[in-house]
This record gives sequence, structure tokens and C1' cells, in this order.
RNA sequence: CUCAAUCUUCAGGGUCGGGUGAAUCAAGCGAUUGGUGAUUCCCAACCGGUGGUGAUGCGCGAAAGCGCGAGCCCACGAGCUACUGAGGUAGCAGAACUGGUGAGACUCCAGUGCCGACGGUAAAGUCCGGAUGAAAGAAGAUUGGU
Repeated sequence: CUCAAUCUUCAGGGUCGGGUGAAUCAAGCGAUUGGUGAUUCCCAACCGGUGGUGAUGCGCGAAAGCGCGAGCCCACGAGCUACUGAGGUAGCAGAACUGGUGAGACUCCAGUGCCGACGGUAAAGUCCGGAUGAAAGAAGAUUGGU
């Protein structure tokens, strides 16, 4: 320097505020009245895993260099379904435009949009649960190799 093996640690955020009232409790002979009542509905609020790309960008620095930089571009991961003896395979499960600058932008700037497994429950990206799980991957240690 680089590759391999083994091991260790780490590895996800989010309902402000208001409205409605399914249910339910109490009082009453009753009509009815009152209380509780959705993070799921409505108005609205909030959130953004990992690797890559990273405009010749931005920040710091005298320099060498260091740091930052995409939810919706490419891929990966978790979840669900089917098949499989298993490894795994196939499928499901998501989303971006307009303008600006520029030689050049799906990543910058501005604006306006959009998206989010399964089970539970009043219909859930945000609550509870599988999960003290798994995992893309990140960092490190040891041994070996060159």
C1' cells in the first nucleotide's frame, strides 16, 4: 500500500395548534342534557436510512489540504406476496416540475408540488406491535498476504 479471513462497536426522523365526533360514561320516566373522546378523518404541522453522482459548486485555509452538498437521478436496505429443501428468484411496495444562473444542472438558487411496507385501532409516513429483531452500510481491532 492493498487484498483476504475472523471479530468488535455503531447503524431512522416526525402531528404545534384547531375542527368534527365513531364510541363510551353519567343524569333523566322521557324528550334530552352533560362529561370523556382520533397523533388515524378535515384544516393544518412535522420528518427524510445507506452507497454513488456531486456542475470546474459552496465554506475554511497562505498552501498542502480539510469539510459540506439529492426523500422524489442511479443503486441498495428493511416490509409484504408467491415460488423454493435451502441459498435464493420473481413480483408488490414511492414520489418533480417550472423558472434562474451557466458552456454545461434530474444534485446549485428561487418557487410551487409530490411520496411514504405490514398487523392493530376511528381510516396512521409520524401512535402501538413484530423489533432488546433484522439490515444497506460506517468505523475500528487482530491475523495472514503483497